[in-house]
The RNA shown here (Bacterial RNase P class A) has 368 nucleotides and comes from Azospira sp. Rfam family: Bacterial RNase P class A. Rfam classes the family as a ribozyme. Gene Ontology terms of the family: tRNA processing, ribonuclease P activity and dimeric ribonuclease P complex. The model forms 93% of the base pairs in the Rfam consensus. The prediction has a mean pLDDT of 78. The RNAcentral record of the sequence draws on ENA. It is recorded under the gene name rnpB.
């Protein structure tokens, strides 16, 4: 310098004027006025996880249900994040090749990545056979029969019985792979290498890796099928919740009046019940206030840690509405401007997004 990959940051800028929301100061009895400074995002979105806060309640245990699931760490917590392991995948470079392509595969990407020797179950189509499997094509036919020849020792042929699973074929998957020996043909039947298995040793906190023996291969796949194991989870949500509190109607208590009445009961009277006025109390509605933004906060520096993150110190205050503000007009400039709009608050994830900037890693080329 080029190419690739990963991560972080910004999100048109400046100015003037007119508004809107909320704050502070001053003036004012008040209404209000003046001045000063503040006013969306990286996702404010989806509401998919986790937590704070609030109320119900006291959630101890069990059942049901749900979630998570390699190992270690971080965190208030998590299904998030960081580091590691294992698996898988891709491109450049490199190797082989006439080529198609194949091999090896950097930084990277992706992984619901516990258990399939607890049990139940599933595997369409194709195929002979899909899990204590199987013989369509094929190979053999040593052995026992058959036919021919015979020097009677045997030789040859067909493939009836039978043997085999190497090769072909089907499939997503065919009961270890590959090479050699072996054999009638074959076969872990035997051996080397690879794979696999349970122990052992070494390294590592661990996941796991490596090693030399042993085992002849037994134990195939699917748990995003049921299931088993381990861990976690009470429910509802700011329309949570708290405070103040009219008018009208109704409730309770005390006092007054039970005088004239009214209504009911009754044929009538007495009696009984209801109905009145005043004061006080409490609940609820309208309405108002609060919760509301100083917080697991942001930034700088130092220290610890590979990192996520933690600790210390200094500095800063950065929307808070309640039909819901954050807008409009104009001028100038440029690279011509995307997705989008807070509603209790945070940590994540996911999705949308015109462009631009920076850093790191890998490979290659050149120079010194």
């Nucleotide at each position: 310098g080029a190419a690739g990959c990963u991560g972080g940051c910004c999100a048109g800028g400046c100015a003037a004027c007119c508004g809107c929301c909320g704050g502070g100061u001053g003036c004012g009895c008040a209404a209000g006025c003046a001045c000063c400074g503040g006013g969306a995002g990286g996702a404010a979105a989806g509401u998919c996880c986790g937590g704070g806060c609030u109320c119900c309640g006291c959630a101890g245990a069990g059942c049901a249900g749900g979630a998570u699931g390699c190992c270690g760490g971080u965190u208030a917590a998590c299904g998030a994040c960081c580091g590691g392991g294992c698996g898988u995948u891709a491109u450049a470079a490199g190797g082989c090749g006439c080529a198609a392509g194949c091999c090896c595969c950097a930084a990277g990407g992706c992984g619901a990545c516990g258990g399939a020797a607890a049990g139940u179950g599933c595997a369409a189509c194709a195929g002979a056979g899909a899990a204590c499997a199987g013989a369509c094509c094929g190979c053999c036919g040593a052995u026992g029969g058959c036919c021919c020849a015979u020097u009677c020792g045997u030789g040859g042929g067909a493939u009836c019985a039978g043997g085999c699973a190497a090769g072909g074929g089907u499939g997503a998957a065919a009961c270890g792979g590959c090479g050699a020996g072996g054999u009638a043909a074959g076969a872990g039947c035997u051996c080397a290498c690879c794979g696999c298995g349970g122990a052992c040793g070494u390294g590592g906190u661990a996941a796991c890796a490596c090693g030399g023996a042993c085992g002849g291969c037994a134990c195939g796949g699917c748990a995003a099928a049921c299931c088993c194991c381990a861990u976690c989870c009470g429910g509802a949500g700011c329309a949570a919740g708290g405070c103040c509190a009219a008018a009208u109607a109704g409730g309770g208590a005390a006092g007054c009046g039970u005088a004239c009445g009214g209504c009911g009961u009754g044929g009538c009277u007495c009696g009984c019940g209801c109905u009145g006025c005043u004061u006080c109390c409490g609940g609820g509605u309208a309405g108002g206030c609060u919760g509301c933004u100083u917080g697991a906060g942001c930034g700088g520096c130092g220290c610890g840690g590979c990192a996520a993150c933690g600790c210390g110190u200094c500095g800063c205050c950065u929307a808070g509405a309640g039909g819901a503000a954050u807008g409009g007009u104009u001028g100038c400039c440029c690279a011509c401007g995307a997705c989008a709009g807070a509603a209790c608050c945070c940590g994540g994830c996911u999705u949308a997004u015109c462009g631009g900037c920076c850093a790191g890693c890998u490979u290659c080329a050149c120079c010194u």